[in-house]
Model confidence (mean pLDDT): 81 of 100. The RNA shown here (transfer RNA) has 81 nucleotides and comes from a Candidatus Colwelliibacteriota bacterium.
C1' cells in the first nucleotide's frame, strides 16, 4: 500500500430494507431461608415531571423506511507484497 473480516445495551451477541437491542448473562428489587446459596418473580439504553425526544464507530448518500444497500473517513483482526 493491496485484498479480507468486523465495529450494536455493563459484559457475550443475534437480528430478510420494516417495533433497535432476540438470547444469555450481569445488575435491582422481592419472594424463599435463621442468614446466605440456589431456584422463583418483576424489572433493567439516555435524556425528561410527563408528552415526547434521542441512540448500532464517525459523517455523507440512495430509500417511504438503513444496524442492514452505496461512499469517505476512524479504530481492531487477518493475509499479501
Nucleotide at each position: 500500500g493491496c485484498c479480507u473480516g468486523g465495529g450494536u445495551g455493563g459484559u457475550g451477541g443475534a437480528a430478510c430494507g420494516g417495533u433497535a437491542u432476540a438470547c444469555a448473562c450481569g445488575c435491582a428489587u422481592c419472594a424463599c431461608u435463621u442468614a446466605a446459596a440456589a431456584u422463583g418473580a418483576u424489572g433493567u439504553g439516555c435524556c425528561g415531571a410527563a408528552a415526547g425526544g434521542c441512540a448500532u464507530g464517525u459523517g455523507g448518500g440512495u430509500u417511504c423506511g438503513a444496524g442492514u444497500c452505496c461512499c469517505a473517513c476512524c479504530c481492531c483482526g487477518g493475509g499479501c507484497a

Record summary
The source organism's lineage runs through Bacteria, Bacteria candidate phyla and Candidatus Colwelliibacteriota. Rfam family: tRNA. Rfam classes the family as a transfer RNA.